[in-house]
This is a predicted structure of a 92-nucleotide RNA (c-di-GMP-I riboswitch aptamer) from a Gammaproteobacteria bacterium. Its mean pLDDT, the model's own confidence on a scale to 100, is 75. The organism belongs to Gammaproteobacteria, within Bacteria. Rfam family: c-di-GMP-I riboswitch aptamer. From the family's description: GEMM was predicted in a large-scale screen for bacterial structured RNA regulatory elements.

RNA sequence: AGUGAAAAAAGCCACACCUGUCGCGAGGCGGGGUCGGAAAGCCACGGGUCUUAACUGGAUUUAUCCAGUGCAAAGAUAGCCGGGUUGCCACA
Numbered sequence: 001a002g003u004g005a006a007a008a009a010a011g012c013c014a015c016a017c018c019u020g021u022c023g024c025g026a027g028g029c030g031g032g033g034u035c036g037g038a039a040a041g042c043c044a045c046g047g048g049u050c051u052u053a054a055c056u057g058g059a060u061u062u063a064u065c066c067a068g069u070g071c072a073a074a075g076a077u078a079g080c081c082g083g084g085u086u087g088c089c090a091c092a
Stems, first nucleotide, its partner, number of pairs: 003092002012037002017032006035079001041085003045082003048077005054069006
């Protein structure tokens, strides 16, 4: 330096939920919280899942609801999986 199953130690992150805030929304961020995690660090490259249009018809309270077409385009999710990349301790 690399690879790899387990144990120990020092630590790390933070599901759901509550709350503040941003967003049309999925959801993000801060605080509390602690289900779990050996990359639950980082990256939207591939797949999956989710969100927002638009158009047509009907109802009718005239501004809402229901159904269908569509999946265009733009987003979200890394704690959905794969992939890339970086990293702590210790043993062989």